[in-house]
RNA sequence: GGGCGUGUAGCUCAGUUGGUUAGAGCGCACGACUGAUAAUCGUGAGGUCGGCAGUUCGAACCUGCCCAUGCCCA
Numbered sequence: 001g002g003g004c005g006u007g008u009a010g011c012u013c014a015g016u017u018g019g020u021u022a023g024a025g026c027g028c029a030c031g032a033c034u035g036a037u038a039a040u041c042g043u044g045a046g047g048u049c050g051g052c053a054g055u056u057c058g059a060a061c062c063u064g065c066c067c068a069u070g071c072c073c074a
Base pairs, nucleotide, nucleotide: 001073002072003071004070005069006068007067010026011025012024013023019057028044029043030042031041032040050066051065052064053063054062
């Protein structure tokens, strides 16, 4: 330099024929339970879906460029 992937909550990941509100587990905060802790249960916070443009009435999802990262080729 070329090709193919990946990028969504603090972490691990779902979510696509483009439209219901962006979700789960773990973690975190608070509460219940307990003599107290753990476990368990309940509630809650936390995201401009890697960035910028484009297409569209409508984009996490389609297109282009860029960034980061993994593998392969040279």